[in-house]
The RNA shown here (Fluoride riboswitch aptamer (crcB RNA motif)) has 65 nucleotides and comes from a Vulcanimicrobiota bacterium. The sequence was found by an Rfam model in a public genome assembly. Lineage of the source: Bacteria > Bacillati > Vulcanimicrobiota.

RNA sequence: ACAACCGAUGGCGAUGGAGCUCGCCGACAAGCGCCGAUUAUUCGGCUGAUGGCUCCUGCUGCAAA
Numbered sequence: 001a002c003a004a005c006c007g008a009u010g011g012c013g014a015u016g017g018a019g020c021u022c023g024c025c026g027a028c029a030a031g032c033g034c035c036g037a038u039u040a041u042u043c044g045g046c047u048g049a050u051g052g053c054u055c056c057u058g059c060u061g062c063a064a065a
C1' cells in the first nucleotide's frame, strides 16, 4: 500500500469516583432536573454529588475533644 473477514465486548440515566443491580439507546440514538408567571424573550422559586443500594471524595449544618 492492497485485499479478505469480523463488527457494540459500546453508549446513556440533571454536579465527582468505585462495586452491585435495574432500565433505556443503537450513534440520525438514549441523555442534557422541576415549579410558577409570560406568545416568546425573560423573571422568580425548589430538590439532589445515586436511575436504585452501598462505600469514598467534595460541599453544608449540628455536637464533642
Stems, first nucleotide, its partner, number of pairs: 010025004016056006033046005